[in-house]
The RNA shown here (Bacterial RNase P class A) has 377 nucleotides and comes from Sphingomonas vulcanisoli. Rfam family: Bacterial RNase P class A. It is annotated as a ribozyme. The coordinates come from a structure-prediction model, not an experiment, and the mean pLDDT is 76.
RNA sequence: CCAGAGGGCCGGGCGGCCGCCGCUUGUCGCAAGACGAGGGGAGGAAAGUCCGGGCUCCGCAGAGUGAAGGUGCCGGGUAACGCCCGGCGGGCAGGCUGGGAACGGCCUGUUCAGGGACAGUGCAACAGAAAGCAUACCGCCCGUUUUCGAGCGGGUAAGGGCGAAAGGGUGCGGCAAGAGCGCACCGCGCUUCCGGCAACGGCGGCGGCACGGCAAACCCCACCUGGAGCAAGACCGAAUAGGAGCGGCACAUGGGGUUACUCGCCUCCGUCGCUCGGGUUGGUUGCUUGAGGCGGCGCGCGAGCGUCGCCCUAGAGGAAUGGUCGCCCAUCCCGUUCGCGGGAGGACAGAACCCGGCUUACAGGCCCUCUGGCGUU
Numbered sequence: 001c002c003a004g005a006g007g008g009c010c011g012g013g014c015g016g017c018c019g020c021c022g023c024u025u026g027u028c029g030c031a032a033g034a035c036g037a038g039g040g041g042a043g044g045a046a047a048g049u050c051c052g053g054g055c056u057c058c059g060c061a062g063a064g065u066g067a068a069g070g071u072g073c074c075g076g077g078u079a080a081c082g083c084c085c086g087g088c089g090g091g092c093a094g095g096c097u098g099g100g101a102a103c104g105g106c107c108u109g110u111u112c113a114g115g116g117a118c119a120g121u122g123c124a125a126c127a128g129a130a131a132g133c134a135u136a137c138c139g140c141c142c143g144u145u146u147u148c149g150a151g152c153g154g155g156u157a158a159g160g161g162c163g164a165a166a167g168g169g170u171g172c173g174g175c176a177a178g179a180g181c182g183c184a185c186c187g188c189g190c191u192u193c194c195g196g197c198a199a200c201g202g203c204g205g206c207g208g209c210a211c212g213g214c215a216a217a218c219c220c221c222a223c224c225u226g227g228a229g230c231a232a233g234a235c236c237g238a239a240u241a242g243g244a245g246c247g248g249c250a251c252a253u254g255g256g257g258u259u260a261c262u263c264g265c266c267u268c269c270g271u272c273g274c275u276c277g278g279g280u281u282g283g284u285u286g287c288u289u290g291a292g293g294c295g296g297c298g299c300g301c302g303a304g305c306g307u308c309g310c311c312c313u314a315g316a317g318g319a320a321u322g323g324u325c326g327c328c329c330a331u332c333c334c335g336u337u338c339g340c341g342g343g344a345g346g347a348c349a350g351a352a353c354c355c356g357g358c359u360u361a362c363a364g365g366c367c368c369u370c371u372g373g374c375g376u377u
Stems, first nucleotide, its partner, number of pairs: 001373010012328007020041002023038006043348001047359002050357005055229004068225005073087005088114001089112010115220002120218002122214002137160002139156007168186006187209001188207004193202003233285004243276007254268005292311008329346001331344005
């Protein structure tokens, strides 16, 4: 210098003019308001609304059981979490290394819905002889028959073959051929002791080796969970309509109800004034100072915690945060006399009560670490 991987940060800048939404303030005005000045005005994801909380109302106001849903190695962080950090174990990849081999050891990266498969039920397509308390197609061995091609009976599970999976592996012995049949080692299971808060790990001993896989199948175990959401909720409250009460006036030859109609029966609702309470439009509030940001110091491997100092940083409500012009910057295209000239042009995306996460989208740029290559000294 180039390429790759991981992590962090930024995500156009400056100025002029014209606008929009809040806040503070000045002048004028009885007030409503008008005019002016100052200052603030989207994001790293404001998104998806997938988890966890704050806040609000409703429910229960004690405990237990069950249902439904969720979480699931261990320890820590946190208000909490399914998030984050550290560790353990398994898988995969790469490098180094031990061994004759089976198989191990160390390092790095990555990944895991990583409790339980001796409580029970269930599943395993296709292929294959056989798929769950195994099996015997080819093969191998023994016996026997033979028309010499092979057939039959028995043994075996080393080799072949099927499969995602076939009841440990390597080597030696052994055998008719074989086989944990025997032995050594490797693997596996159980376990004394030791280390660790723990998950778990280590040394030794025992066991010929079984108890196969799947719980993102039912299920079992442990733990957690009441519901709805700022259109939550609280307050003020007009015109008009309707309701209740009181008073005045009006009074039936009436109105209304019952019934298809009449009779009958029930009822007084009419009108004016006053008072009360509920609701709609609307207004106010909730509303942004908060598990807040930045910096220093200390503690911690880390997530993070403690302490001190400084700062205040949108609050709209059909919903403001914009438009335009000039210069500059990244990027792209064309031309080039390689000096430059001309043109295009700003990724994903727009707060709606707030906060912590996760996930998804994203032009371009900067920084750090690691790995590899090339060059120079």